Source information
A computed fold for a 75-nucleotide RNA from uncultured Porphyromonas sp., annotated as transfer RNA. RNAcentral holds the sequence, with entries from MGnify. Its mean pLDDT, the model's own confidence on a scale to 100, is 80. The source organism's lineage runs through Bacteria, Bacteroidia, Bacteroidales, Porphyromonadaceae and Porphyromonas. Rfam family: tRNA. Rfam classes the family as a transfer RNA.

[in-house]
RNA sequence: AGGGGUGUAGCGCAGUCCGGUUAGCGCGUCUGCUUUGGGAGCAGAAGGUCCGGGGUUCGAAUCCCCGUACCCCUA
Numbered sequence: 001a002g003g004g005g006u007g008u009a010g011c012g013c014a015g016u017c018c019g020g021u022u023a024g025c026g027c028g029u030c031u032g033c034u035u036u037g038g039g040a041g042c043a044g045a046a047g048g049u050c051c052g053g054g055g056u057u058c059g060a061a062u063c064c065c066c067g068u069a070c071c072c073c074u075a
Base pairs, nucleotide, nucleotide: 001074002073003072004071005070006069007068010027011026012025013024020058029045030044031043032042033041051067052066053065054064055063
């Protein structure tokens, strides 16, 4: 320098292909029940507006453009 991939809750991920209901799952956190207490179990809750900006569209995590961080390949 060229090419490809990844970025979504505290952590790990799905959802993107084919745009459409409230953006979900596991772990974790908090509250309550249970227990002598802890752990386990049960019930419930909080936490995001999807890496940043712009565009297309009635509607964008999803499509297009630019940028950015990390990883891989080539030179």